SAM riboswitch aptamer (S box leader) from Psychrobacillus sp. OK032, 107 nucleotides, folded computationally.
Its Rfam family is "SAM riboswitch aptamer (S box leader)". Rfam describes the family as follows. The SAM riboswitch is found upstream of a number of genes which code for proteins involved in methionine or cysteine biosynthesis in Gram-positive bacteria. Rfam links the family to the GO term regulation of gene expression.
RNA sequence: UUCUUAUCCAGAGAGACGGAGGGAUUGGCCCGAAGAUGUCUCAGCAACCAGCCACAUUUAGGUAUGGUGCUAACUCCAAUAGACAGUAAAUGUCUAGAAGAUAAGAA
Numbered sequence: 001u002u003c004u005u006a007u008c009c010a011g012a013g014a015g016a017c018g019g020a021g022g023g024a025u026u027g028g029c030c031c032g033a034a035g036a037u038g039u040c041u042c043a044g045c046a047a048c049c050a051g052c053c054a055c056a057u058u059u060a061g062g063u064a065u066g067g068u069g070c071u072a073a074c075u076c077c078a079a080u081a082g083a084c085a086g087u088a089a090a091u092g093u094c095u096a097g098a099a100g101a102u103a104a105g106a107a
Base pairs, nucleotide, nucleotide: 001107002106003105004104005103006102007101008100013042014041015040016039017038021031022030023029025079026078027077028076043071044070045069048067049066050065051063052062053061075099080096081095082094083093084092085091
């Protein structure tokens, strides 16, 4: 980097450094010199994998030791297709998908 599977309406921030754009892309809408995004330290959330405990083969649980991950906004919203509401347009709701993120496995 690619492929497969699972999940994505819950949860969880302080300090230091640094100094301009950032929220993947496009549009919207937001965040940002009252210092964002980012990096580091500490703290926390969660429970995907491993470990440990319990149960004992039908499913499922607990813990938080290790490996990841995460700690503005539902993946911030939409994007493609379909259904419905709306006289229609705008718009809204739902379903599936695409794209993306994370984990585990494989190449």

The source organism's lineage runs through Bacteria, Bacillati, Bacillota, Caryophanales and Psychrobacillus. The sequence was found by an Rfam model in a public genome assembly.